Context: one part of a larger RNA
Molecule: small-subunit ribosomal RNA, 5' domain
Organism: uncultured prokaryote
RNA sequence: GAUUGAACGCUGGCGGCAGGCCUAACACAUGCAAGUCGAGCGGUAACAGAGAGUAGCUUGCUACUUUGCUGACGAGCGGCGGACGGGUGAGUAAUGCUUGGGAAACUGCCCAGUCGUGGGGGACAACCAUUGGAAACGAUGGCUAAUACCGCAUACGCCCUACGGGGGGGACUCUUCGGAGCCUUUCGCGAUUGGAUGUGCCCAAGUGGGAUUAGCUAGUUGGUGAGGUAAAGGCUCACCAAGGCAACGAUCCCUAGCUGGUUUGAGAGGAUGAUCAGCCACACUGGAACUGAGACACGGUCCAGACUCCUACGGGAGGCAGCAGUGGGGAAUAUUGCACAAUGGGCGCAAGCCUGAUGCAGCCAUGCCGCGUGUAUGAAGAAGGCCUUCGGGUUGUAAAGUACUUUCAGCGAGGAGGAAAGGUUAGUAGUUAAUAACUGCUAGCUGUGACGUUACUCGCAGAAGAAGGACCGGCUAACUCCGUGCCAGCAGCCGCGGUAAUACGGAGGGUCCGAGCGUUAAUC
Repeated sequence: GAUUGAACGCUGGCGGCAGGCCUAACACAUGCAAGUCGAGCGGUAACAGAGAGUAGCUUGCUACUUUGCUGACGAGCGGCGGACGGGUGAGUAAUGCUUGGGAAACUGCCCAGUCGUGGGGGACAACCAUUGGAAACGAUGGCUAAUACCGCAUACGCCCUACGGGGGGGACUCUUCGGAGCCUUUCGCGAUUGGAUGUGCCCAAGUGGGAUUAGCUAGUUGGUGAGGUAAAGGCUCACCAAGGCAACGAUCCCUAGCUGGUUUGAGAGGAUGAUCAGCCACACUGGAACUGAGACACGGUCCAGACUCCUACGGGAGGCAGCAGUGGGGAAUAUUGCACAAUGGGCGCAAGCCUGAUGCAGCCAUGCCGCGUGUAUGAAGAAGGCCUUCGGGUUGUAAAGUACUUUCAGCGAGGAGGAAAGGUUAGUAGUUAAUAACUGCUAGCUGUGACGUUACUCGCAGAAGAAGGACCGGCUAACUCCGUGCCAGCAGCCGCGGUAAUACGGAGGGUCCGAGCGUUAAUC
C1' cells in the first nucleotide's frame, strides 16, 4: 500500500447493489417449513344446494327430520411424492475431492419402437357391535369396494413374472326407466429393444504438519471353489500357498470438509475456501434394517444412551445443523413480516392445492458505487477569535449583504414494466360412424401483481432539512501561543516531558480524508 463475513471509538443526509452467528454440531417455548389425487375405491363427519316429510304460522318463509341426488369432502383403503428442494461442516488426510481414463452394472417419471391387455377368486380398513387404558394407543367379533391382494390361460427372449379402470360424447341394442351393453376418445398396466438423465463400482496422478512416530499387517497378500450383490472384487466363507506395504516415509499422532474460486503480488509464489456454483459428509449420541427405481432416510421405523416434558406411577411423548424467534456463549452478526404475482418443484386430465424453495419487504454506514449538504457576486478586507516586533498579520470572499437555482429529502398529482398463463366463444386440422366429445393451432373477448404510497414523470414551497474524523518532532503532508514542569501524560519505531516542550493538555491556525474518519485484529 492492498484486502476483510470484521469488531471498537467519535460522527452520521439520501439512494442503488451486495452481505449479515466466523463463538456453543450448546439447549430450545411458539407458529409455519410436504403434500396431493373424488377422472382409482367404499363412502358422507362438516359446509352449501336440490328433493321429500313434520311443525309453526305472517301462505311462502322459519325451524327440525330425512335422501350421497348434486357441488364438494373429514377420517379410511389405494397411487404418486415425502431420497428433491432447504440447513450445517461435527467427522473425514482418503471408502473424500480435482483432473484424466475404464468395465462387470442398475435407472421411477420422460422420449422413440414392437407385442399384449383374456377369464376367475378370497380378503382387510373405513363402518357396526362389545371391550382394555389416565393418556399414547389398542383387542375381539361381524359387513364391504378398488388401478389394493392371490391363482389360471397366454408370452421367442425369462425359468417364472402381468394384464385394468375412469372422464366426456354418441349413431345403435336391451331396459325393472335407475341404468346396462356397444362404439369412440383418453389415462394407465405388463413384457421387451434403444435413448436420455441419474446413481453405484474400478484405476492412475495430484491433494496438510510431525521421524522427539521405523517398522506395519492375519482376511492380512494371492490362488481354487462356493455364497452374496444391480454389478467386478477377501465383499463373505472353506481349503491351499506365504505373502502384501514401507526411507519416493508405511504405521502412529496432530490438524483439516475438497474444488471452481477469493485475496495479495509485475510474476513466480504465499495466504484462504464467507456469500454464489459443483462434489462429499452429517441430522440429539451410537447401532440397525424395512419400504422403495432410488435411503440404510433432517421434519419415517426399531433398539440402546444422555437430556427435556406429561402421567391416574401402570406407562407414554420429543429432537430448529429448515424459516422466523428464545436462552446461553461471545468483541460480534437481523423480522416470531408479506405473497405464491413471477421462476422452479410435488400431486392432479385440468381448474387448482401445497411450497419459510423462491420472489419481495423490514433491521444494520458491514462493504462497494453514485448524489447531496448550495451557486454566482461580495473589501468597509466588518465584528469577534488568535498571534504580534504594537506598525500590523491571520481567520478571509470566509461571513453579512445582493442576485439566482431547487438535485435529494418533504407535500400533492399522474403512472410503465415485471403477465406468460388460465377461462370462454369462433374458425381450422387431427381422430371418429359422427358436423358430438377430445387434442393441437389461430383469432376475438375476458382476465391474474406480494413488492406498491413501485420505477419514472410533472407540480408546490423555501437556502430552506443535511459534516465530521484523525493528524501537524523525523519517517510523513501540515506551527504558533498558553498551561504543565521526568509530574500529568504521549508513543508504530527513533524517542518526547527535570521552567522558554512545533512530541504532554487546551486554544488559534494548518494538513489529509470525507458520510465517513481513526484504532485493534488478520493476510499478502